This is a predicted structure of a 71-nucleotide RNA (transfer RNA) from Candidatus Curtissbacteria bacterium RIFCSPHIGHO2_02_FULL_42_15. The prediction has a mean pLDDT of 81. Its Rfam family is "tRNA". It is annotated as a transfer RNA.
C1' cells in the first nucleotide's frame, strides 16, 4: 500500500429502521446482632463526522483505534 472484520453502560455481551436489553460491577433500601449471602429499586451506553430517511445504533459515504491476510 491493498482486502476484510470488530467499536453498545466500568467490564463482557445481545440486538433491531420506530423509547437499546442481559450478566458481573456501582449506588440506596429491605433483611441480618454483625459479615456474607438474598431481595427491591436506581444511576450509567450504541467510537467520531456527514448523507439517506418522517424516523439511523440499525443503510450509505468518510474517518479514527484494535485485529486478521496479502503485498
Nucleotide at each position: 500500500g491493498c482486502g476484510g472484520g470488530a467499536u453498545u453502560a466500568g467490564u463482557a455481551u445481545a440486538g433491531u429502521g420506530g423509547c437499546a436489553g442481559u450478566a458481573c460491577g456501582c449506588a440506596a433500601c429491605c433483611u441480618u446482632c454483625c459479615c456474607a449471602a438474598g431481595g427491591u429499586u436506581g444511576a450509567g451506553g450504541u467510537g467520531c463526522c456527514a448523507g439517506u430517511u418522517c424516523g439511523a445504533u440499525u443503510c450509505u459515504g468518510g474517518u479514527a483505534u484494535c485485529c486478521c491476510g496479502c503485498u